Predicted 3D model of an 85-nucleotide RNA (c-di-GMP-I riboswitch aptamer) from Lutispora thermophila DSM 19022. It matches the Rfam family "c-di-GMP-I riboswitch aptamer". Gene Ontology term of the family: cyclic-di-GMP binding. The RNAcentral record of the sequence draws on ENA, Rfam and Ribocentre. The same sequence occurs in records of 2 taxa. Its mean pLDDT, the model's own confidence on a scale to 100, is 86.
[in-house]
RNA sequence: UUAUGUAAAAGGCAAACUUAUUGAAAAAUAAGGACGCAAAGCUACGAGUCUAAGGUGAAAUCACUAUGAUAGUCGGGUUGCCAGG
Numbered sequence: 001u002u003a004u005g006u007a008a009a010a011g012g013c014a015a016a017c018u019u020a021u022u023g024a025a026a027a028a029u030a031a032g033g034a035c036g037c038a039a040a041g042c043u044a045c046g047a048g049u050c051u052a053a054g055g056u057g058a059a060a061u062c063a064c065u066a067u068g069a070u071a072g073u074c075g076g077g078u079u080g081c082c083a084g085g
Base pairs, nucleotide, nucleotide: 004083005082012037013036017032018031019030020029021028022027035072041078042077043076045075046074047073048070049069050068054065055064056063057062
């Protein structure tokens, strides 16, 4: 240095839920709060999943559809702390 992540050490992030705001919704942001996480840092490139405003079809109720969302669904890309074994 690289791989690996099981030993410590210093730390980091923050699920559910509650409140407020934004949004058609999914969901996101902020505060509180910790289920957990060795990338649970960043990134929408691939797949999956969620939503359906608008659009389309249908018997008006219903169905399909992402340009929306999800990185704490998986993979890819990229950056990073520690270093006993």